[in-house]
Model confidence (mean pLDDT): 81 of 100. This is a predicted complex of two RNAs, RNase P RNA and transfer RNA, with 429 nucleotides together. Rfam match: Bacterial RNase P class A. It is annotated as a ribozyme.

RNA sequence: GGAGUCGGCCGGGCAGUCGCUGUUCCGCUUGCGGAAUGGAGGAAAGUCCGGGCUUCGAAGGGCAAGGUGCCAGGUAACGCCUGGACGGUGUGAACCGAUGGAAAGUGCCACAGAAAACAAACCGCCUAAGCACGGGAGACCGUGCCGGUAAGGGUGAAAAGGUGCGGUAAGAGCGCACCGCGCGGGUGGCAACAUUCCGCGGCACGGUAAACCCCACCCGAAGCAAGACCAAAUAGGGGUGCAUUGGUGCGGCCCGCACCGUACCCGGGUAGGUUGCUCGAGGCGCACGGCGACGUGGGUCCCAGAUGAAUGACUGUCCAUGACAGAACCCGGCUUACAGGCCGACUCCCUCC
RNA sequence: GGGCCGUUAGCUCAGCUGGUAGAGCACUCGGCUUUUAACCGAAUUGUCGUGAGUUCGAAUCUCACACGGCCCACCA
Numbered sequence: 001g002g003a004g005u006c007g008g009c010c011g012g013g014c015a016g017u018c019g020c021u022g023u024u025c026c027g028c029u030u031g032c033g034g035a036a037u038g039g040a041g042g043a044a045a046g047u048c049c050g051g052g053c054u055u056c057g058a059a060g061g062g063c064a065a066g067g068u069g070c071c072a073g074g075u076a077a078c079g080c081c082u083g084g085a086c087g088g089u090g091u092g093a094a095c096c097g098a099u100g101g102a103a104a105g106u107g108c109c110a111c112a113g114a115a116a117a118c119a120a121a122c123c124g125c126c127u128a129a130g131c132a133c134g135g136g137a138g139a140c141c142g143u144g145c146c147g148g149u150a151a152g153g154g155u156g157a158a159a160a161g162g163u164g165c166g167g168u169a170a171g172a173g174c175g176c177a178c179c180g181c182g183c184g185g186g187u188g189g190c191a192a193c194a195u196u197c198c199g200c201g202g203c204a205c206g207g208u209a210a211a212c213c214c215c216a217c218c219c220g221a222a223g224c225a226a227g228a229c230c231a232a233a234u235a236g237g238g239g240u241g242c243a244u245u246g247g248u249g250c251g252g253c254c255c256g257c258a259c260c261g262u263a264c265c266c267g268g269g270u271a272g273g274u275u276g277c278u279c280g281a282g283g284c285g286c287a288c289g290g291c292g293a294c295g296u297g298g299g300u301c302c303c304a305g306a307u308g309a310a311u312g313a314c315u316g317u318c319c320a321u322g323a324c325a326g327a328a329c330c331c332g333g334c335u336u337a338c339a340g341g342c343c344g345a346c347u348c349c350c351u352c353c
Numbered sequence: 354g355g356g357c358c359g360u361u362a363g364c365u366c367a368g369c370u371g372g373u374a375g376a377g378c379a380c381u382c383g384g385c386u387u388u389u390a391a392c393c394g395a396a397u398u399g400u401c402g403u404g405a406g407u408u409c410g411a412a413u414c415u416c417a418c419a420c421g422g423c424c425c426a427c428c429a
Base pairs, nucleotide, nucleotide: 001349002348003347004346005345006344007343008342009341010340012318013317014316015315016314017313018312020039021038022037023036024035025034026033027032028031041324045335046334048333049332050331051330052329053223054222055221056220060255061254062253063252066218067217068216069215070084071083072082073081074080085099086097087096088095089094100214101213105212106211107208108207109206122153123152124149125148126147130145131144132143133142134141135140161179162178163177164176165175166174180203181201182200183199184198185197186195187194188193227275228274229273230272237266238265239264240263241262242261246260247259248258249257268428269427270426282301283300284299286297287296288295289294319322354425355424356423357422358421359420360419363378364377365376366375372409381395382394383393384392402418403417404416405415406414
C1' cells in the first nucleotide's frame, strides 16, 4: 500500500419563526391564555419465542397433545447469550451446524437393477469334490447337471471396510502386514470428549427419527378490545339444545371439586368518562469477582404516555444532500428491512528498512 | 393493538401416512346441424405465493418472508 474478518457506535448538524401534545405553576371569563420543561427506534416492524401483570374454579391428579435436544455455565425465563467439545468451509483472521438414540421395536427406500437388508448370482470367473454321457489301455480329457465365487462389469442416491502379499479350481478377512473401525481398561477433563498408552475383536447388521417411536427436560388457558370503577339508555323479550345415568363452570379426554338452571342464536340499548399507564429484571459512569455471558456493592439521573390518536411545517446556512422506517400495557431475545459514516482488534498478500 | 386462517390450470376446488398434480366450468380444434346452442370426441393447461433447509427425491415435512381474508367494545 492492497484485500479481508470480527466487535462497538452514529444514522443529518446549527440558528430563527409558526404549530401539536404530556406535566408543573400563574391568571381569570372554567376552558381558554401565558411561562417553564419533556416529547419515537435500532429496528418502535414480523408477532416467532420467553417473562412480568390481569382474569378464569384450588389453578388439583392422570392420560393425550405440544415444545426443546452435544456439554458446562448465565438469566426472572427462553427455542436467547457466553465458554468449550465434535463435524464442515476458508491459506488465515474467522464463519456455519434442528449436533441425543438407527446393536429397543415398527415403517419406508419410487424408477432402474439379478438383488434394497436374516443380502443377492444378470454378465463374467471356476469345474477341485459328487452324478450322468462320450472318448481313451490308463493317467486323464470334453459336455451337461448339481454347484462354487461378491475380486471385475453393469444398475442405482445408496450394493455389506481399503491397499498389498499369501492362499485357492476360481475366489473371499480365508490367513497375515499396514491403515481404518468397534469394544474394554488406563490417563487428562466437572462434562461433552480426547488419547501419540495397553489389551481384545476379522469387522458384528446401509440410509431415514424436520417418519412413528424411545430417552431426558419443560409446559393450565386466555389476553390491556385482559381487568376494575362511575354514568347514561333499553323489552331484563323471543327461539333452539340438554336437563340429575343431566347441564354449566378448565378449553382434547377421564377423575376430583363447586353450583342448579345453563349454553348458543335472534332481538334491544349505549357508544361517554376514570383507572390499568409507565420508576423499570431502568439508564450512565466507578470498584470488586469471573476467560466470558454476567453477578455484587455503593454513587448519580428521571428519560413519550396519546385515545381520531401529538412528536410537525417553513426559512437561512454547512456538509458527505440524509437509508429503513412511526410508540399504543411493559420488559428480555430472535428474525427481517436499512443510503452512508466513524472507532477498535485481528488476518493474508506485496514492497522497503 | 391482539387472535386466527388461506395462497395449486383463466375461474371454483381436490390432492398434504413424501415417489414426475387431477376434477368441473371456461378456451382451442374436429364431428353433428341450413346455422347457433346443447351433445360427442381430442388436445393444451401449472416455477403448486417466494426463498432457504431436511431427504436419493418436497405441492406434501421444517424455518424465514410476501400477499390476501376473518374475528375481538360495553350494558341489561